Predicted 3D model of a 94-nucleotide RNA (c-di-GMP-I riboswitch aptamer). It matches the Rfam family "c-di-GMP-I riboswitch aptamer". Its family is annotated with cyclic-di-GMP binding in the Gene Ontology. The coordinates come from a structure-prediction model, not an experiment, and the mean pLDDT is 86.
Formats: sequence, C1' cells, structure tokens
RNA sequence: AGACGACAAUAGCAAACCAUUCGAAAGAAUGGGGCGCAAAGCUAUAGAGCCUAACUCCCGGUAUAAGUCCGGGAUAAGGCAGUCAGUUGCCGAA
Repeated sequence: AGACGACAAUAGCAAACCAUUCGAAAGAAUGGGGCGCAAAGCUAUAGAGCCUAACUCCCGGUAUAAGUCCGGGAUAAGGCAGUCAGUUGCCGAA
C1' cells in the first nucleotide's frame, strides 16, 4: 500500500412499527423505536436497477357529446444510496 473482516477495542448509524408535519403519490423531515449494518458515510438528468405518476399525451366509456365526468395505458423533470455501483474513510486478530 492492496486485499480481508474477529464472540477484539472505541465510536457510530438505525429497518419494521407509532406520533406529528410536508407531499398527488412514491417518499421525506423530526421524535420514539431497534431489524439489522464494517461503510446502513457521501453521491440520484448526465452508470444500471427499482418505486411513484401530479403535469402532459394516448385509448376506451359515459344517451350520439368532453379541456371539464369515469376507467385504463405511456411518461420523471418527483423519489429510493438499507438494490448494485462510484467515491472517501475508522480499527487490526487470523
């Protein structure tokens, strides 16, 4: 220096769920909580993947009618880093 990761040490993070708030939703923030985590630190148009679909567009229906009502579909500029990835970094048994 690179890899590796222990019934080690020190410190740390915090899933589900609950409350409040924000949001169309996905989801997020704060507090409680603690399933887990050696990167569960950081990075989200400009790597892959996943979630949502307000706006927009398309299709169908609604008495023959729709910018307006109902249903369906496509779509990210909205999200997820605790999916992989990129990047930085603590400790040191084998």